[in-house]
Context: one part of a larger RNA
RNA sequence: GCCUACGAGUUACUCCUCACUGGCAAGAUUAAUUCUGAUUGAACGGAAGUAGUCGUAGCGAAAGCGAGUCUGAAUAGGGCGAACAUAGUCAGUGGGGGUAGACGCGAAACUUGGUGAUCUACCCAUGGUCAGGUUGAAGAAACGGUAACACGUUUUGGAGGACCGAACCAGUUGAUGUUGAAAAAUCUUUGGAUGAACUGUGGGUAGGGGUGAAAGGCUAAUCAAACCAAGAGAUAGCUCGUACUCCCCGAAAUGUAUUUAGGUACAGCCUCGUGUAUAAGUGUUAUAGAGGUAGAGCUACUGAUUGGGCUAGGGGGCUUCACCGCCUACCAAACCCUGACAAACUCCGAAUGCUAUAACAUGUUUCACGGGAGUGAGGCGUUGGGUGCUAAGGUCCAGCGCCGAGAGGGAAAGAACCCGGACCAUCAGCUAAGGUCCCCAAAUGUAUGUUAAGUUGUACUAACGAGGUCCGAUUGCUUUGACAGCUAGGAUGUUGGCUUGGAAGCAGCCACUCAUUUAAAGAGUGCGUAACAGCUCACUAGUCGAGCGAUUGGGCAUGGAUGAUAAUCGGGCAUAAACAUACUACCGAAGCUAUGGAUUUCAUAUUAAAUUAUGGAAUGGUAGGGGAGCAUUCCAGCUGUGUUGAAGCAGUAGCGGCAAGCUAUUGUGGAGCGGCUGGAAAAGCAAAUGUAGGC
Numbered sequence: 001g002c003c004u005a006c007g008a009g010u011u012a013c014u015c016c017u018c019a020c021u022g023g024c025a026a027g028a029u030u031a032a033u034u035c036u037g038a039u040u041g042a043a044c045g046g047a048a049g050u051a052g053u054c055g056u057a058g059c060g061a062a063a064g065c066g067a068g069u070c071u072g073a074a075u076a077g078g079g080c081g082a083a084c085a086u087a088g089u090c091a092g093u094g095g096g097g098g099u100a101g102a103c104g105c106g107a108a109a110c111u112u113g114g115u116g117a118u119c120u121a122c123c124c125a126u127g128g129u130c131a132g133g134u135u136g137a138a139g140a141a142a143c144g145g146u147a148a149c150a151c152g153u154u155u156u157g158g159a160g161g162a163c164c165g166a167a168c169c170a171g172u173u174g175a176u177g178u179u180g181a182a183a184a185a186u187c188u189u190u191g192g193a194u195g196a197a198c199u200g201u202g203g204g205u206a207g208g209g210g211u212g213a214a215a216g217g218c219u220a221a222u223c224a225a226a227c228c229a230a231g232a233g234a235u236a237g238c239u240c241g242u243a244c245u246c247c248c249c250g251a252a253a254u255g256u257a258u259u260u261a262g263g264u265a266c267a268g269c270c271u272c273g274u275g276u277a278u279a280a281g282u283g284u285u286a287u288a289g290a291g292g293u294a295g296a297g298c299u300a301c302u303g304a305u306u307g308g309g310c311u312a313g314g315g316g317g318c319u320u321c322a323c324c325g326c327c328u329a330c331c332a333a334a335c336c337c338u339g340a341c342a343a344a345c346u347c348c349g350a351a352u353g354c355u356a357u358a359a360c361a362u363g364u365u366u367c368a369c370g371g372g373a374g375u376g377a378g379g380c381g382u383u384g385g386g387u388g389c390u391a392a393g394g395u396c397c398a399g400c401g402c403c404g405a406g407a408g409g410g411a412a413a414g415a416a417c418c419c420g421g422a423c424c425a426u427c428a429g430c431u432a433a434g435g436u437c438c439c440c441a442a443a444u445g446u447a448u449g450u451u452a453a454g455u456u457g458u459a460c461u462a463a464c465g466a467g468g469u470c471c472g473a474u475u476g477c478u479u480u481g482a483c484a485g486c487u488a489g490g491a492u493g494u495u496g497g498c499u500u501g502g503a504a505g506c507a508g509c510c511a512c513u514c515a516u517u518u519a520a521a522g523a524g525u526g527c528g529u530a531a532c533a534g535c536u537c538a539c540u541a542g543u544c545g546a547g548c549g550a551u552u553g554g555g556c557a558u559g560g561a562u563g564a565u566a567a568u569c570g571g572g573c574a575u576a577a578a579c580a581u582a583c584u585a586c587c588g589a590a591g592c593u594a595u596g597g598a599u600u601u602c603a604u605a606u607u608a609a610a611u612u613a614u615g616g617a618a619u620g621g622u623a624g625g626g627g628a629g630c631a632u633u634c635c636a637g638c639u640g641u642g643u644u645g646a647a648g649c650a651g652u653a654g655c656g657g658c659a660a661g662c663u664a665u666u667g668u669g670g671a672g673c674g675g676c677u678g679g680a681a682a683a684g685c686a687a688a689u690g691u692a693g694g695c
Stems, first nucleotide, its partner, number of pairs: 001695006011100003015097010027054003033048005058065002068080004103241002106238001110231006121205009130195001132164003135160001139156006168192003174187003207223001209219003244629006254267005268375002270372006280365001281362009295348001296346002302342002307337003311332001313331002315328004378403010408419003423597004428593003434587003437572003443584001445583006464559002468556010485543005491516003496510003522537001526535002598619008630684001632681010648668007
């Protein structure tokens, strides 16, 4: 991992509540108990039993009173009732609740009573063990020495938590081992090895206790409180799991509160039932309202504010002994002109939305009461906002949509975007979004343009650039010849004056920068020289022969354009199959239509009947509510089947059923098993790191 079996809303009760069914009804009903029938028995049936319970009356804390009562001094007022009229009760079944383990499995813990010191910690008693080697304390002796001691030398001696090192004890390093040879070892290396040493045997201390040269260590592979049994099915607002089918409806992720925030209560939203009926709801239109948002505006307030004017006050300067006075490209109130701002400004002021009324449409969608819920972590898109950086797949509100709980087509792929809401069948048709070269269904469609960048199409990129190109607008020059090219000229006073070493058109300064000859030629446009020279331009003529320039708007392109694996119109092909405008055809979905069928519901008719017919509408769906069924085991009654082969198992077929399933038949198997009606449940498995077994 798979297979097989087992595996979770049950049972009881004294109870509460609702629905349905039945009995009786202003009443309903018995309980204990007794008698009795039948039975192996449990249980069950019948009879008696009228205690009690609920209902028929309420009010008060109560005594109590009573269609009233309580409060009160009250005959007042007020509270709760009565008056209007009526339904209860017992039983069965089912939904929900309560009490119980209460759908199943799951703690860590707590309490009570016991069992352990054969492991290990410490202690007590009594025994045992420590090769060999080394060092050489005290004391003693001899000799020396002293007044006597001291002291010195030599010898002797054999001390020590002394030294080296086996046994023994320990466990330092490294390797191996890590489903091991071993639930702590092996090899190597290392520490202690006469001591606070090691060790045998017997004994002692026990669980909030022991023992501890103290590590929360050890206390039988278990220790920040051992193990065993019991309380016990502890408790678990937590996690996981919770088993056949079909049909109808179908949510929520919000508000308030909470030792509350992943829980719950009430409300909201779902479902089922009953009632509500010229009503309510919803939509459209019309009319009438309330309101201060968007916008707008501000000498209409509050506040903020640009430039100017005018001018208090202040600063600075001048003057002065001082006062006064004067000036000011400084700051500036008020006022005037001008510009312009506001969520907590408003002289103004919409659209929507909201409220009311009416008409029309729709056709049960509304509301009330009662039974049953689930939800109370939401998410994305878009619009209006707060917060944040007008950051976030951020966060917090509001409106709408979708996902959630929604399949199908499109967007290459994709919860939410676009189209569109799947009852079933069909090798029928039409469309939506989106597409029509190939992948890939359908146009290598039509007309007119644009783009040359594979731009389009990595990103809706930007400021800013650029003789890209197309379409315009305004304006100037031009056959009296423009523009570009080519040929020729481009001179003189003069090297203007100044400056300077030099300054001659061209370092710099000055000058309304003059004048002459001219077709034209600047006291010079740019190179160049030390300065000249030289080249060139402006300007002019000739040649040529038709448009040329300036400014500006728009379309599509272009640079700006760098992100580190590659690559991406999804890919390939492709010069339109890209873009703009217009048009036609086609493809394209579970949409719509067609044909046939199923179910639900409404209306009408019909029937003994949810019986049948016709017509309309409906039939996506998680949590969840409601309805109808299938299968399994057992029981009762009725009725069948089996050695001429039951159940089970493995196949086949299939009419039939929407489905759960059912039936027939073949093989195997070898003894029981069905059908109908009703009843009762140990009544359906894919999941629970489910339990057991097998592979």
A computed fold for a 695-nucleotide part of an RNA from a Thermoleophilia bacterium, annotated as large-subunit ribosomal RNA, domain II. Its mean pLDDT, the model's own confidence on a scale to 100, is 81. Lineage of the source: Bacteria > Bacillati > Actinomycetota > Thermoleophilia.